[in-house]
Context: one part of a larger RNA
RNA sequence: CUGGGCGUAAAGCGUACGCAGGCGGACAUUCAAGUUGGGGGUGAAAUCCCGGAGCUCAACUCCGGAACUGCCUUCAAAACUGUUCGUCUAGAGUUCGGGAGAGGGGUGUGGAAUUCCUAGUGUAGAGGUGAAAUUCGUAGAUAUUAGGAGGAACACCGGUGGCGAAGGCGACACCCUGGACCGAUACUGACGCUCAUGUACGAAAGCGUGGGGAGCAAACAGGAUUAGAUACCCUGGUAGUCCACGCCGUAAACGAUGAGUGCUAGAUGUCGGGGGGUUUAGGCUUCGGUGUCGCAGCUAACGCAUUAAGCACUCCGCCUGGGGAGUACGGCCGCAAGGUUAAAACUC
Numbered sequence: 001c002u003g004g005g006c007g008u009a010a011a012g013c014g015u016a017c018g019c020a021g022g023c024g025g026a027c028a029u030u031c032a033a034g035u036u037g038g039g040g041g042u043g044a045a046a047u048c049c050c051g052g053a054g055c056u057c058a059a060c061u062c063c064g065g066a067a068c069u070g071c072c073u074u075c076a077a078a079a080c081u082g083u084u085c086g087u088c089u090a091g092a093g094u095u096c097g098g099g100a101g102a103g104g105g106g107u108g109u110g111g112a113a114u115u116c117c118u119a120g121u122g123u124a125g126a127g128g129u130g131a132a133a134u135u136c137g138u139a140g141a142u143a144u145u146a147g148g149a150g151g152a153a154c155a156c157c158g159g160u161g162g163c164g165a166a167g168g169c170g171a172c173a174c175c176c177u178g179g180a181c182c183g184a185u186a187c188u189g190a191c192g193c194u195c196a197u198g199u200a201c202g203a204a205a206g207c208g209u210g211g212g213g214a215g216c217a218a219a220c221a222g223g224a225u226u227a228g229a230u231a232c233c234c235u236g237g238u239a240g241u242c243c244a245c246g247c248c249g250u251a252a253a254c255g256a257u258g259a260g261u262g263c264u265a266g267a268u269g270u271c272g273g274g275g276g277g278u279u280u281a282g283g284c285u286u287c288g289g290u291g292u293c294g295c296a297g298c299u300a301a302c303g304c305a306u307u308a309a310g311c312a313c314u315c316c317g318c319c320u321g322g323g324g325a326g327u328a329c330g331g332c333c334g335c336a337a338g339g340u341u342a343a344a345a346c347u348c
Stems, first nucleotide, its partner, number of pairs: 004319003007302002012316001014201004021194003025088003031082001033081002035077008049065006091191001092188003095184004103177007110154001115149007125136002162169002206247006215241002220236004258315006266293010297304002321348003330341004
C1' cells in the first nucleotide's frame, strides 16, 4: 500500500463557518472526454511462460510460439458518468401568519441571606469538635431589636423541562439581536452535502493593565489527630473567585458515539405547534424536540435498537503491540505558564 477498523479493546478534530477538492434530484436534447466494441500501428533484444532441440544429464545455450495486461491512431455505439441547451418541483431557500424558549449583548431595579459599622436591651460566656484546643468576649462578645454600608449569588417555581453549534445559559423590567418550530399557500428553480489549508467561537485555572473585594478560599500560619501528619478535622488567611479591556486555547471539552441523506415492528411518558369531530372528561390524528422499554438486525460481550452501535450511499478526521512519549529536536504560536505539530535509540 491493499485490507480491517474507530461507544467501552488503538482510533471521531472541543465546536461551527467555509475557499479549493470530492460527491450530488427528475425529464428531454447535444457532443463524445471517461466508457464499450471493431480495425491499424507500436509495445527492441534478452528475461518470464509453453512446445521442441544441443552439450552424457542438469545448470546453460539455441529454435519456434505465446505473452508483453501498455500507449498512439481510426471507425462506430450512446445506456451510465461528464458536457451543451431547455424544462420541472419531491432537495434547498424566500415570503406571509402564529406561538414557545435560563439563546446572545446592554442598561436599570428588587428581595432573602452572609459579613462589617452605629445605636438600644442584656450578661458571661460564645464558637468549634469524635473529643478538644488555637480563636472571639467584662475595653461588654454570643443572643436580640432598629438603622446603615458593601460585594457576590439569585431560594421557591424547577421538571431524564426549555434554549444554544459546542463551551454553556436560571431573580425582575426595558432596549438591541441570532436561531429553531408550526401553519399557509405564493415565489426562486438544484441555488445542495461534505470540507484538507484557513477563519471564528471555546468551561475552569492561569497571565497583563486598571478597578472591586461581602462570602468562599490554593499558598501560608496556628490548633488538633498521629509513631510521624509537609494531609483528612478546626481557627484564621493572601492570590484568586467579581467587573472592564487584552491574552491563553486546554478539559473525563463525554453520548468517551464526526456531518448529511434515505430506508427498516411497536409500546409508553413528557415539551412546542397544527387538524377534524366532540358525549367537555378525555380520546383520535399530524409535524418537530426530549426520555424510557422493546422486535428485526447488529455486537466479543456489555449493550444499541426510527435520537442506531441496524441496512446503504457521500465527504472529512483518526488508528495500526506495550513502555520510551504526547517526550526530545526543529518549526509555528504565546508576555509567561505553556500549546500545537511530532520522532528515534533502547527495552519487553